A computed fold for a 103-nucleotide RNA from an uncultured Chloroflexota bacterium, annotated as SAM riboswitch aptamer (S box leader). Its Rfam family is "SAM riboswitch aptamer (S box leader)". Rfam's curators write: The SAM riboswitch is found upstream of a number of genes which code for proteins involved in methionine or cysteine biosynthesis in Gram-positive bacteria.
């Protein structure tokens, strides 16, 4: 970096250093000097891999360990299709994100 596969309408933030940007891309819309981002500390959320019983393609439980997260539905859209006079609203895709493999 590139492929398979599952998964997303829940869910969890305080503090320090620092200073001006961030929400993947482009539009939109937000979020920030009442402090962004990064980096540290500490805490939390979940339960993908993992542990543990069992009646072992599963079920229930657990969180030491490996990661992931901790505004806003993946923040809304972007290409189609459905419905509707429309504002729109349902849905498939694509993309991206996360974890398991594999190259």
């Nucleotide at each position: 970096c590139u492929c398979u596969u599952a998964u997303g309408a829940a869910g969890a933030g305080c503090g320090g250093u620092u200073g001006a940007g961030g929400g993947a891309a482009c539009g939109g819309c937000c979020c920030u000097u009442u402090g962004a981002a990064a980096c540290c500390g500490c805490g939390g959320c979940a339960a993908c891999c993992u542990c543990c019983a069992c009646u072992u393609u599963g079920u229930g439980g657990g969180a030491a360990g490996g990661u992931g997260c901790c505004a806003a539905g993946u923040c809304c859209g972007u290409c189609g299709g459905c419905a509707g006079u429309a504002u729109u609203g349902c849905u498939g895709g694509c993309a991206g994100a996360u974890a398991a493999g594999a190259g």